[in-house]
Context: one part of a larger RNA
RNA sequence: GAAUCAACGCUGGCGGCGUGCCUAACACAUGCAAGUCGAGCGCGAAAGGGGGGCAACCCCCGAGUAAAGCGGCGAACGGGUGAGUAACACGUGGGUAAUCUACCUCUGGGUGGGGAACAACAUCGGGAAACUGGUGCUAAUACCGCAUGACAUCCCUUGGCCGAAAGGCUGGAGGAUCAAAGCCGGGGACCGCAAGGCCUGGCGCCUGGAGAUGAGCCCGCGUCCGAUUAGCUAGUUGGCGGGGUAAUGGCCCACCAAGGCGACGAUCGGUAGCCGGCCUGAGAGGGCGGACGGCCACACUGGGACUGCGACACGGCCCAGACUCCUACGGGAGGCAGCAGUGGGGAAUUUUUCGCAAUGGGGGAAACCCUGACGAAGCAACGCCGCGUGGAGGAUGAAGGCCUUCGGGUUGUAAACUCCUGUCGACCGGGACGAAAGUGGUGCGACCCAAUACGUCGCACCAUCGACUGUACCGGUGGAGGAAGCCACGGCCAACUCUGUGCCAGCAGCCGCGGUAAUACAGAGGUGGCAAGCGUUGUUC
Numbered sequence: 001g002a003a004u005c006a007a008c009g010c011u012g013g014c015g016g017c018g019u020g021c022c023u024a025a026c027a028c029a030u031g032c033a034a035g036u037c038g039a040g041c042g043c044g045a046a047a048g049g050g051g052g053g054c055a056a057c058c059c060c061c062g063a064g065u066a067a068a069g070c071g072g073c074g075a076a077c078g079g080g081u082g083a084g085u086a087a088c089a090c091g092u093g094g095g096u097a098a099u100c101u102a103c104c105u106c107u108g109g110g111u112g113g114g115g116a117a118c119a120a121c122a123u124c125g126g127g128a129a130a131c132u133g134g135u136g137c138u139a140a141u142a143c144c145g146c147a148u149g150a151c152a153u154c155c156c157u158u159g160g161c162c163g164a165a166a167g168g169c170u171g172g173a174g175g176a177u178c179a180a181a182g183c184c185g186g187g188g189a190c191c192g193c194a195a196g197g198c199c200u201g202g203c204g205c206c207u208g209g210a211g212a213u214g215a216g217c218c219c220g221c222g223u224c225c226g227a228u229u230a231g232c233u234a235g236u237u238g239g240c241g242g243g244g245u246a247a248u249g250g251c252c253c254a255c256c257a258a259g260g261c262g263a264c265g266a267u268c269g270g271u272a273g274c275c276g277g278c279c280u281g282a283g284a285g286g287g288c289g290g291a292c293g294g295c296c297a298c299a300c301u302g303g304g305a306c307u308g309c310g311a312c313a314c315g316g317c318c319c320a321g322a323c324u325c326c327u328a329c330g331g332g333a334g335g336c337a338g339c340a341g342u343g344g345g346g347a348a349u350u351u352u353u354c355g356c357a358a359u360g361g362g363g364g365a366a367a368c369c370c371u372g373a374c375g376a377a378g379c380a381a382c383g384c385c386g387c388g389u390g391g392a393g394g395a396u397g398a399a400g401g402c403c404u405u406c407g408g409g410u411u412g413u414a415a416a417c418u419c420c421u422g423u424c425g426a427c428c429g430g431g432a433c434g435a436a437a438g439u440g441g442u443g444c445g446a447c448c449c450a451a452u453a454c455g456u457c458g459c460a461c462c463a464u465c466g467a468c469u470g471u472a473c474c475g476g477u478g479g480a481g482g483a484a485g486c487c488a489c490g491g492c493c494a495a496c497u498c499u500g501u502g503c504c505a506g507c508a509g510c511c512g513c514g515g516u517a518a519u520a521c522a523g524a525g526g527u528g529g530c531a532a533g534c535g536u537u538g539u540u541c
Base pairs, nucleotide, nucleotide: 001541002540003539004538006537007536008535009534010533013387014386015385016384017383018382019380020379021345026343027342028341030340031339032338035073036072037071040070041069048061049060050059051058052057080298081297082296090222091221092220093219094218095217096216099215100214104211105210106209107208108207109206110205111204112146114144115143121136122135123134124133125132126131152177153176154175155174157172158171159170160169161168162167182203183202184201185200186199187198190197191196224270225269226268231261232260233259236258237257238256239255241253242252243251273295274294275293276292277288278287279286280285300321301320302319303318304317323334324333325332326331351377353376354375355374359373360371361370362369363368390420391419392418393417400411401410402409403408424482426477427476428475429474430473434468438464439463440462441461442460443459444458445457446456447455485530486529487528488527489526490511491510492509496525497524498523499522500521506513507512
């Protein structure tokens, strides 16, 4: 000098864009942060309103709505944190002939016929509660058989191609095993009393192939300090056989062998998430890994599996532990390193805000619902950038202050005064962009089809949707009015005098100042520097 997730002192007008617990991965009150589908399924209220009745009560609307349940998809994403980890964790380049991949896209084939349950519900119980037991009824795209079934899997057999081989790809014959679910529209003839059959469109379902996406595993190289850590290792190193996995493998197991690593630093100890990048520097290098993006790890602590395409699962389950809470003492409940917020720690770090309008995500055919992701607003000079605090004129150089050799000098065109301007702020008025799509309506066209139904697609017009926000922006009114400080002035280093003090009080980054003429302390005047900031401290180069 530059930089900073900064803090502290003094000061503080406005705006834009960013950033904001670096400490206790300390403990957490409260609210919200993951739901959705009635076009998979069975059931099914109430308030309120209307009607009838003397009344009890009944009927209709509310409404096949709400609520709950079965079922499907999602909840493995998104969001947080950096504890652990010196490791194939990460980076980079490869391998997988050792693998998986829901939803999505393209493509082939199929979707036949049955059965038995369990919730909800009813009823009887247990419990303080959390919750839970018995009996009975019931539906399905829930569950289970049967049929059919190949380019699926396995076995046997036989060709071709590739490969060093294990084996891979591909063709033929035979055998064995394994599938499925329906829902929503439209309709002329024919059948049927009707439901419907039948035809047709869409969404699904099952089973193959290919793709895309995502992931698993393996390998080369790179990746901090300490030798005042020199030896380390028994599933240890390898083999054979098996188990397990989507898959290779001591991953696990039985047996066999005795190996494996290490001064090219094993082992041990310390420290640490890694990278793109960021800071500095002419570069080489050094330091850092906050925000943003990628990967990893973790979710009160430790362990475990279940479900599932995917988890060993932050707002799932089980066990153990610590802690907190409830309890009728028998037993239960909880996990903010999600967004806000609280206590605590600390030099120190924000609102218990608004909205799903946009972007993105989940569910749904869609309308739509959910979304503390996100978009916004709020707080903080925490940072960067921009703007303003006025402009021009104005000397006999006012007054005051300070200095003085008492003549004057300086503050100083500075002020006053005159003429202007109108940024920002104030008030008044107008007033956006972000909105594209989607959906609905009307019209036209194309495809599908037996069909001018339905459905799908395209075009045009109309309607609908903005949290921010009456914001940005624009116009007007008024009037210099509301808006400057901080540090320094001995040298380094730009800027000097007076007074006070008298090795005192004090200053200080280094050198050093102060003991009676202190440009170095304190105050004042003046000057220099930066400026809504200026200094100090910490840290890095």